Transfer RNA from a Methanobacteriota archaeon, 73 nucleotides, folded computationally.
NCBI's taxonomy places the organism under Archaea, Methanobacteriati, Methanobacteriota.
The coordinates come from a structure-prediction model, not an experiment, and the mean pLDDT is 82.
It matches the Rfam family "tRNA". By type it is a transfer RNA.
[in-house]
RNA sequence: GCCCGGAUAGUGUAGCUUGGAAUCACAGAAGCUUGCGGAGCUCCAAACCCGGGUUCGAAUCCCGGUCUGGGCG
Numbered sequence: 001g002c003c004c005g006g007a008u009a010g011u012g013u014a015g016c017u018u019g020g021a022a023u024c025a026c027a028g029a030a031g032c033u034u035g036c037g038g039a040g041c042u043c044c045a046a047a048c049c050c051g052g053g054u055u056c057g058a059a060u061c062c063c064g065g066u067c068u069g070g071g072c073g
Base pairs, nucleotide, nucleotide: 001072002071003070004069005068006067007066010026011025012024020056028044030042031041032040049065050064051063052062053061
């Protein structure tokens, strides 16, 4: 230099193919329960790597970039 994959709450992830309310678990806050509780139950807050384009509408499609993993030279 070229090719392929990845980037989503604090952490790990689903969703992308087929555009329409962003999923679940752990962790965290509050409450209930309990003799107490770190267990159980309810509830809350928190995320789409960056820029641009297409579209009524983009995590998703298109272009460029950054970081990261792998391969070729």